Annotation:
Predicted 3D model of a 111-nucleotide RNA (SAM riboswitch aptamer (S box leader)) from a soil metagenome.

RNA sequence: UAUCGAGAAAGGUGGAGGGACGGGCCCUGUGAAACCUUGGCAACCUGCGAAAGCCCCAAAAAGGCUCAAGCGUUGGUGCCAACUCCCGCCGAAGUCACAUUCGGAAAGAUG
Numbered sequence: 001u002a003u004c005g006a007g008a009a010a011g012g013u014g015g016a017g018g019g020a021c022g023g024g025c026c027c028u029g030u031g032a033a034a035c036c037u038u039g040g041c042a043a044c045c046u047g048c049g050a051a052a053g054c055c056c057c058a059a060a061a062a063g064g065c066u067c068a069a070g071c072g073u074u075g076g077u078g079c080c081a082a083c084u085c086c087c088g089c090c091g092a093a094g095u096c097a098c099a100u101u102c103g104g105a106a107a108g109a110u111g
Stems, first nucleotide, its partner, number of pairs: 001111004009038005017027003021088004039080003044076002047071002052066004084107001089104005
């Protein structure tokens, strides 16, 4: 700095934890974390890439550079319960007060 309401799981080892943190609420011996294998999702980087612009040239062609859409292929990350599972702070609507809804931050994750 960009994105985060979409998408995508089987097997083996393993044995009790996991969902960042706090509170909730969930997942889990019909087997958690972790590791391995295979598969998949996505399109951030990479790759391909028309138009357009620029460079080159007296001019054009050719060539070079930048490179949107698109593709999803080669490679690199990432990811494959629940909106980033929800809320946590501020503001607005709303309420007797809550609740609830909306907007924005913060925090976090990934590039």